[in-house]
RNA sequence: GCUCCUGUCGUAUAGUCUGGACAGUACACGGCCCUCCUAAGGCUGGAACCGGGGUUCGAAUCCUCGCGGGAGCG
Numbered sequence: 001g002c003u004c005c006u007g008u009c010g011u012a013u014a015g016u017c018u019g020g021a022c023a024g025u026a027c028a029c030g031g032c033c034c035u036c037c038u039a040a041g042g043c044u045g046g047a048a049c050c051g052g053g054g055u056u057c058g059a060a061u062c063c064u065c066g067c068g069g070g071a072g073c074g
Base pairs, nucleotide, nucleotide: 001073002072003071004070005069006068007067010027011026012025013024020057029045030044031043032042033041050066051065052064053063054062
């Protein structure tokens, strides 16, 4: 330098291919219940679509340009 893959709560991950109203789940964290206390268990709460542009009535999802990460080739 070229090609390909990838980026979602604190962490991991589903959803993307096939666009659709409040983006789900697990663990973690906060509150409450339970308990003599802790753990476990039950209820509940907060928190995320890497950035810009485009297409569209509508974009996490499609296109494009960047940025970060990974792989291959030279």
A computed fold for a 74-nucleotide RNA from a Candidatus Woesearchaeota archaeon, annotated as transfer RNA. Rfam family: tRNA. By type it is a transfer RNA. About the family: Transfer RNA (tRNA) molecules are approximately 80 nucleotides in length. The source organism's lineage runs through Archaea, Nanobdellati and Candidatus Woesearchaeota. The coordinates come from a structure-prediction model, not an experiment, and the mean pLDDT is 81.